[in-house]
The RNA shown here (Bacterial RNase P class A) has 307 nucleotides and comes from an uncultured Flavobacteriaceae bacterium.

RNA sequence: CUAGCAGGUCACCUUAUCGCGGUUCGCUUUGGCGAGACGAGGAAAGUCCGGACACCAUAGUGCAGUAUAGUGGGUAACGCCCAUCCGUCGAAAGAUGCGGACAAGUGCAACAGAAAGCAAGUACAGUUCGGCUGUAGUGAAAACAGGUAAACUCUAUACGGUGAAACGUCAUGUAAACCGGUGUUUGAGGGCUGCGCGCCCGAGCCGAAGGGUAGGCGGUUAGAGCUUUUGGGUAACUGAAAGCCGAGAUAAAUGAUAAGGAACUCAGUAAUGAGUUACAGAAUCCGGCUUAUGACCUGCUUUUUUA
Numbered sequence: 001c002u003a004g005c006a007g008g009u010c011a012c013c014u015u016a017u018c019g020c021g022g023u024u025c026g027c028u029u030u031g032g033c034g035a036g037a038c039g040a041g042g043a044a045a046g047u048c049c050g051g052a053c054a055c056c057a058u059a060g061u062g063c064a065g066u067a068u069a070g071u072g073g074g075u076a077a078c079g080c081c082c083a084u085c086c087g088u089c090g091a092a093a094g095a096u097g098c099g100g101a102c103a104a105g106u107g108c109a110a111c112a113g114a115a116a117g118c119a120a121g122u123a124c125a126g127u128u129c130g131g132c133u134g135u136a137g138u139g140a141a142a143a144c145a146g147g148u149a150a151a152c153u154c155u156a157u158a159c160g161g162u163g164a165a166a167c168g169u170c171a172u173g174u175a176a177a178c179c180g181g182u183g184u185u186u187g188a189g190g191g192c193u194g195c196g197c198g199c200c201c202g203a204g205c206c207g208a209a210g211g212g213u214a215g216g217c218g219g220u221u222a223g224a225g226c227u228u229u230u231g232g233g234u235a236a237c238u239g240a241a242a243g244c245c246g247a248g249a250u251a252a253a254u255g256a257u258a259a260g261g262a263a264c265u266c267a268g269u270a271a272u273g274a275g276u277u278a279c280a281g282a283a284u285c286c287g288g289c290u291u292a293u294g295a296c297c298u299g300c301u302u303u304u305u306u307a
Stems, first nucleotide, its partner, number of pairs: 003301008012261007020039002023036005041279001045290002048288005053163004060197004065159005070084005085099001086097004100154002105152002107148002122136005167218004179207004189201003225244008262277006
């Protein structure tokens, strides 16, 4: 120099004009008008984990099922994060995990070989004449043998369900008319992932057919929140102090134009000119993981090459 490894920052910027959304203030003839500040992310994505919250609801127990799996720590919690041991990959920096148990049991191992699961017996040798013992050959593996559990399984631990279209509340409107079956303490039906037991609610339920409505408000953004300083800790993280308050739409807003600037790329001796600026859009919220993606910064490695 090239190539790589790990971590971090930003996600184009400014001004002007016009336009959009909710909100605050002022005015108002209550129709609206004007002004201010603010208005999509590091992944908002995948819906893969864990929760907050709401309802079932007072919610137990057994079996099944699913998930995790060295050790210690962190966290509200986790299948996540940190440290460390071991294994694997790499020259290394580093990355990664299929990391409990094969003496509880059942399986699996082509070909070759006499034989691949409790035994049997090819060739040779020894022999107490019993495949009893040894050697050779085949094979990854030949014995009361080893391997394999991201093979079935066993062990330990954990686990109720649904999901903001959850749910709560207000208004409007009509007829649950009519028909059939069944039930009312001799309990239909319902609740608790699936099944069973137990417990609880319970006067309606099921089928066919018909009528009306499908609007408003809350949930909805002040938090396991963010920033700075400082103490503890190898770290993840955590204690204290001070400060900050940042979209809340509901068929769905956050844009357009102009000028200038910033970074990068190419050409050029230079002046300068041309081009590019990614992935992608909130919908209850939060902590992770995974995937997509442009530019820059910091630290580390060094097989090869040169001096």
It matches the Rfam family "Bacterial RNase P class A". From the family's description: Ribonuclease P (RNase P) is a ubiquitous endoribonuclease, found in archaea, bacteria and eukarya as well as chloroplasts and mitochondria.